[in-house]
Model confidence (mean pLDDT): 76 of 100. A computed fold for a 105-nucleotide RNA from an Alphaproteobacteria bacterium, annotated as Glycine riboswitch aptamer. It matches the Rfam family "Glycine riboswitch aptamer". Rfam 15.1 lists 9,425 matches to the family in 5,228 species.
RNA sequence: AUUCUUCCUGCGGGAGAGACCGGCCGCAAGGCAGUACGCUUCGCGAUCGGCGCCGAAGGCGCAACCGCCCCGGAAACGCUCAGGCAAAAGGGCCGCCGGAAGAUG
Numbered sequence: 001a002u003u004c005u006u007c008c009u010g011c012g013g014g015a016g017a018g019a020c021c022g023g024c025c026g027c028a029a030g031g032c033a034g035u036a037c038g039c040u041u042c043g044c045g046a047u048c049g050g051c052g053c054c055g056a057a058g059g060c061g062c063a064a065c066c067g068c069c070c071c072g073g074a075a076a077c078g079c080u081c082a083g084g085c086a087a088a089a090g091g092g093c094c095g096c097c098g099g100a101a102g103a104u105g
Stems, first nucleotide, its partner, number of pairs: 003103006010096004018051001020050004025045003029041004052085003058081001059079003065073003
């Protein structure tokens, strides 16, 4: 100095699957009633239960594969405990800037 590898912050992109059913509570709007503080409709949110489903936070399992081959690491495969199934958030992974470390010439 060039290139490459790994890690970290930030930015951009990023899939799949019920806006499912029921109960209870809260919020807002409307209607009925009328001196009580009730009933009811739709929407939103939270929570509980149920069935169905996804797989790309995490986790677990097999082990393809990899290595310094004693042993160790380990998937885009599988399981779905967790998580998720309108939007939002999250999101394996990919790209870019910056920073750190290492390798190479």